[in-house]
RNA sequence: GGUGGCGUAGCCAAGCGGUAAGGCAUGGGUCUGCAACACCCUGAUCAUCGGUUCAAAUCCGAUCGCUACCU
Numbered sequence: 001g002g003u004g005g006c007g008u009a010g011c012c013a014a015g016c017g018g019u020a021a022g023g024c025a026u027g028g029g030u031c032u033g034c035a036a037c038a039c040c041c042u043g044a045u046c047a048u049c050g051g052u053u054c055a056a057a058u059c060c061g062a063u064c065g066c067u068a069c070c071u
Stems, first nucleotide, its partner, number of pairs: 001070007010024003018054001027041004047063005
């Protein structure tokens, strides 16, 4: 230098154009004499910027980061 893959909450992780699931952790509450356990509640402009579309995490382009292969 070329080609491909990946980027979603503090961490893991689903999603295949129509309000972004779940688990762990954090915080709050119920319970308890106090705790622990258990139960309930709690939060994401989807790497960034544009484009297509009535509508984009999803499709297209560029950029950034990580990674694999080729040279």
Molecule: transfer RNA
Organism: uncultured Eubacterium sp.